This is a predicted structure of a 72-nucleotide RNA (transfer RNA) from a Nanobdellota archaeon.
Taxonomically the source falls in Nanobdellota (Archaea, Nanobdellati).
It matches the Rfam family "tRNA". The family's RNA type in Rfam is transfer RNA. Gene Ontology term of the family: triplet codon-amino acid adaptor activity.
RNA sequence: GCAGCCUUAGUACAGUGGCCAGUACGGGGGCCUGUGGAGCCUCAGACGGGAGUUCGAUUCUCCCAGGUUGCC
Numbered sequence: 001g002c003a004g005c006c007u008u009a010g011u012a013c014a015g016u017g018g019c020c021a022g023u024a025c026g027g028g029g030g031c032c033u034g035u036g037g038a039g040c041c042u043c044a045g046a047c048g049g050g051a052g053u054u055c056g057a058u059u060c061u062c063c064c065a066g067g068u069u070g071c072c
Base pairs, nucleotide, nucleotide: 001071002070003069004068005067006066007065010025011024012023013022018055027043028042029041030040031039048064049063050062051061052060
């Protein structure tokens, strides 16, 4: 330099056009407990940036940024 893939809560991942964007761990609060832990209930927290297509985009297209793999 070229090509492929990836980018969603603090972390690890789901989600293939209309979902209230979900799960686990983690975090806050509560219940329970002699204390703690475990367990149970509950709350907060995310679509890398820009443009396009569409009635509607996390999802499709393009550009940019970052990461990763391969080739040279």